[in-house]
Molecule: transfer RNA
Organism: Bacteroidetes bacterium HLUCCA01
């Protein structure tokens, strides 16, 4: 210096063919129970790494940039 993949909620991780974000576990509140725990019930939480283009409309396509992983190739 190239090439590829990954970046979504505290934490793991879905998201089909562009239609306006979901789950599970964590917290939080209840119902049980003498009381914790389980168990069930129900609430919160993210404008998708960042920034632009395209479109009525972008998580998703284009284009840059950034953090990480992987692999490559070049001088010394």
């Nucleotide at each position: 210096g190239c090439u590829g993949g990954u970046g979504u909620a505290g934490c793991u991780c879905a998201g089909u063919u562009g239609g306006u974000a979901g789950a599970g576990c964590a917290g939080c509140g209840g119902u049980u129970u003498u009381g914790u725990a389980a168990a069930c019930c129900g609430c919160c939480g993210g404008u998708c790494g960042c920034a632009a283009g395209u479109u009525c409309g972008a998580g998703u396509c284009u284009u840059g940039u950034c953090a990480c992983c992987a692999g490559c190739u070049c001088a010394a």